Molecule: c-di-GMP-I riboswitch aptamer
Organism: Gammaproteobacteria bacterium
């Protein structure tokens, strides 16, 4: 390179509830918890969903990377 998740090993990551804060909103950051996650590390480069404004369009700005794709990193094991 590829493929995997092994009754594997070292681990890592952290759903919702809720408290505090940002923010029209979606949502985010911190704690607290752990539903899950072989990339649930990072990246808005197609797509879908969501909010905001608009006329229930269209544009436009935000969001979601734990919605799916690609793009880059990467432990460990096998081939």
């Nucleotide at each position: 390179c590829u493929c995997g998740u092994u009754c594997a090993a070292g681990g890592g990551c952290a759903u919702a509830c809720c408290c505090g804060g940002c923010g029209c909103a979606a949502g985010c950051c911190g704690g607290u918890g752990a539903c899950g996650c072989a990339a649930a590390g990072c990246u808005u480069c197609c797509g879908g969903u969501c909010u905001g404004u608009g006329a229930g369009g269209a544009g436009c700005a935000g969001a979601u990377a734990g919605c799916g794709g690609g793009g880059u990193u990467u432990c460990c094991g096998a081939g």